The RNA shown here (transfer RNA) has 73 nucleotides and comes from Candidatus Woesearchaeota archaeon CG11_big_fil_rev_8_21_14_0_20_43_8. Its Rfam family is "tRNA". It is annotated as a transfer RNA. Lineage of the source: Archaea > Nanobdellati > Candidatus Woesearchaeota. The prediction has a mean pLDDT of 82.
[in-house]
RNA sequence: GCCUCCAUAGCUUAGCAGGUAGAGCGUGCGGCUGUUAACCGCAAGGUCGUCAGUUCGAGUCUGGCUGGAGGCG
Numbered sequence: 001g002c003c004u005c006c007a008u009a010g011c012u013u014a015g016c017a018g019g020u021a022g023a024g025c026g027u028g029c030g031g032c033u034g035u036u037a038a039c040c041g042c043a044a045g046g047u048c049g050u051c052a053g054u055u056c057g058a059g060u061c062u063g064g065c066u067g068g069a070g071g072c073g
Base pairs, nucleotide, nucleotide: 001072002071003070004069005068006067007066010025011024012023013022019056027043028042029041030040031039049065050064051063052062053061
């Protein structure tokens, strides 16, 4: 220098053909228990890395950039 893949909640991640995003763990509150843990319920938490483009509409498609992983020279 070139090629491929990845970037979504604090962490691990789903989102299979574009229609304004879910789960597990964790956190907070409550229930249960003599107490804690476990278990059960509820809730908060995401400008979907960033800048543009396409579209009525983009996490999803296209291009640049940034960061990470791997490969070639």